[in-house]
RNA sequence: GCCGAAGUGGUGAAAUUGGCAGACGCGUCAGACUCAAAAUCUGAUACUCGCAAGGGUGUGUGGGUUCAAGUCCCUCCUUCGGCA
Numbered sequence: 001g002c003c004g005a006a007g008u009g010g011u012g013a014a015a016u017u018g019g020c021a022g023a024c025g026c027g028u029c030a031g032a033c034u035c036a037a038a039a040u041c042u043g044a045u046a047c048u049c050g051c052a053a054g055g056g057u058g059u060g061u062g063g064g065u066u067c068a069a070g071u072c073c074c075u076c077c078u079u080c081g082g083c084a
Stems, first nucleotide, its partner, number of pairs: 001083007010026003019067001027045006046057004060076001062074003
């Protein structure tokens, strides 16, 4: 230099004929149980505005297509693999 794959909450990882983003697990926090702890069980867990009801933003970057994009197109960045 050329070709291919991947990038999603704190973390692993789902969601692909384009249609509720974050299921499920780990971790963390709170509670239950216990003399206390462990284990187990229950609930919560992206950011932000708001007293609340509720609203806005968010899938590596920046654009595009579409009623609708994590998903399709272009661009760049990072990682991995192959070829030279």